Small-subunit ribosomal RNA, 3' major domain from an uncultured prokaryote, 476 nucleotides, folded computationally.
The coordinates come from a structure-prediction model, not an experiment, and the mean pLDDT is 83.

Context: one part of a larger RNA
RNA sequence: UGACGGGGACCCGCACAAGCGGUGGAGUAUGUGGCUUAAUUCGAUGCAACGCGAAGAACCUUACCUGGGCUUGACAUGCAUCUCUAAGCCGGUGAAAGCCGGUGACCCUUCGGGGGAUUUGCACAGGUGCUGCAUGGCCGUCGUCAGCUCGUGUCGUGAGAUGUUGGGUUAAGUCCCGCAACGAGCGCAACCCUUGUGAACAGUUGCCAGCGGGUGAUGCCGGGAACUCUGUUCAGACUGCCCAGAUCAACUGGGAGGAAGGUGGGGACGACGUCAGGUCAGUAUGGCCCUUACGCCCAGGGCUGCACACGUACUACAAUGCCCGGCACAGUUGGAGCCGAAACCGCGAGGUGGAGGAAAUCCGCAAAACCGGGCCCAGUUCGGAUUGGAGGCUGCAACCCGCCUCCAUGAAGUCGGAAUCGCUAGUAAUGGCGCAUCAGCUACGGCGCCGUGAAUACGUUCCCGGGUCUUGUACA
Repeated sequence: UGACGGGGACCCGCACAAGCGGUGGAGUAUGUGGCUUAAUUCGAUGCAACGCGAAGAACCUUACCUGGGCUUGACAUGCAUCUCUAAGCCGGUGAAAGCCGGUGACCCUUCGGGGGAUUUGCACAGGUGCUGCAUGGCCGUCGUCAGCUCGUGUCGUGAGAUGUUGGGUUAAGUCCCGCAACGAGCGCAACCCUUGUGAACAGUUGCCAGCGGGUGAUGCCGGGAACUCUGUUCAGACUGCCCAGAUCAACUGGGAGGAAGGUGGGGACGACGUCAGGUCAGUAUGGCCCUUACGCCCAGGGCUGCACACGUACUACAAUGCCCGGCACAGUUGGAGCCGAAACCGCGAGGUGGAGGAAAUCCGCAAAACCGGGCCCAGUUCGGAUUGGAGGCUGCAACCCGCCUCCAUGAAGUCGGAAUCGCUAGUAAUGGCGCAUCAGCUACGGCGCCGUGAAUACGUUCCCGGGUCUUGUACA
C1' cells in the first nucleotide's frame, strides 16, 4: 500500500422487510449428471454451466460408431511428365461410394506455341487431432458499481502519501465550501436512437369532417387536405418562475404553468482492472502430433438409448372456473417457385381452386374481455398423460426418430416438506399475435408486439452484494 475480520461509523441495491405471482409435490417438454452402449461426437460446471454453443440432429447437418471404399486426395498453388483425353452417354458389379469395360467434340494460333483438362511423379494439400496454462480477436463477470489514474509541486531515508481526506449535497470523484496543493485524463452526466405534446411542410392510408353522385352493402366514385395516420424539419424542460429551509453556496421540500418535470419512461453506451473466467469446435494463430491415415467419400446406425438424480419451462389440480353459441377492439412484422382471397369438397387436419399481391394498395380468425345458455363441487362437462384405431402434410425416405387431425381410451394430479426465485407501474400477473432458423418439425424455447391490468414499500435491526472513511493483523 492492499486484502481480510462472526471490528466500528456512514451510505446504497427487489438485499431484507411490506406485497403479488411462482419453483420445490403431479404429468409432459427440454437441458444436464449418472448409467448403458459398437457409438450414445465435442465443449459449457457456484453466482457468471444446465430451453447454454443448437435462430431447427429422420438422410444431410455430423465432428461419433460399424461396415464398404479412395489415395496428389473433396479443395489451393507450383514444377516436371503423359496424352487429347476429359465432360457427357451406355453397360457390368455394388447398399452407395467406388471399381471395371465400352463409346466419346478440345479451343485459340503469327504454326514457335498458348489456354484447358487428364495420367504419372514431386513439392504439398488436409486434420472439428492436443494445448484457451503459448496467443489474437470476441464474450461473460464484479457492475451502470463510482470509481481508476497522471503531470507539476509539497511531505517522507524509503515503500509511498498528498491531490482523491474533511463539512455538506447528489443517482454519480454530481456539485459547493474548506484544505499544500494546483491542474488534467479515463469513467459519471450530456451529445445518439426510441417513446410521450404541439407546429410547419408533404398527401394513391385515413375522412361524409363540409359538398355532390351511387349501392343490397362498403371511401365505392367525383372531390377535399380538416381530423386520424405516415414521414421530414422544428419547438418544448432549463430547478427557468414563486414560496420555505440552508453557510443564504451546492442543494432540498412544496407550488404554479405545462402533454411532460427536477437524469420524464425505455434503449444503445460498460473506466483501470479481477476471475491463468469462457472459446484452438466460428474464424485467425505459435508449438506438438497424424500423413494409404488422427485425411477424404459412401451406406446404415448413433447424437432421440433409461433403474435413477438435478436445473429451466409448459399444462393442470378448477366455479373471479370449464363447455356451447353470439359479438367487439390491436400492434410489431413477414410474403416470389413465396403469401394465397372468394367459391366448392371434407367432422377435421387438409384438399381443389386460383382472384390479388415484390405489397401503407393483395394475403394473414387476435385472444382474454363483453352478452346469453349449460355444468353445481364431484377425481367431475376439472385435468389431459398414456394407449388402440382411422386419416392428413412435408420430404428420395417418417421403422429406429417428424408434426398435425378425428374417433375411442381416459393416468397422475384436490395447491405442493425443508428450502427457494422473480417483480416497485403500464411493472407483476394474465391474454393472444408476429418473426428468425426452416422442405417439414419434436417451439411448451428464443427475440419482439399489442390487449386487460394490480398490490405493497413502516423502515434499514437482521440475511446477501457493493461503495467511502477508520481500526486490528503473525496474510501478500